[in-house]
RNA sequence: AAAGGGCAAAGCCAGAGCAAUCUGGUGACGCAAAGCCACGGAUCCCGUCGACAGGGAUGGCCGGGUUGCCGAA
Numbered sequence: 001a002a003a004g005g006g007c008a009a010a011g012c013c014a015g016a017g018c019a020a021u022c023u024g025g026u027g028a029c030g031c032a033a034a035g036c037c038a039c040g041g042a043u044c045c046c047g048u049c050g051a052c053a054g055g056g057a058u059g060g061c062c063g064g065g066u067u068g069c070c071g072a073a
Stems, first nucleotide, its partner, number of pairs: 006031002011026006029060001035066003039063003042058005
């Protein structure tokens, strides 16, 4: 590269949550790990008069760890 496929953004509908956001359906912007893991950073939410500490969220923000499909080069 090819082949077989996989996942699924935003939006909309229903529900959960104080919120960030999440779950299911629909829908595809995209993704070779857009499989899994909150370990480090970053961002977002809660909290406070304002902060600190703390708690939560984001894996499709970056890094890292770990597992995996194909097999031209």
Molecule: c-di-GMP-I riboswitch aptamer
Organism: soil metagenome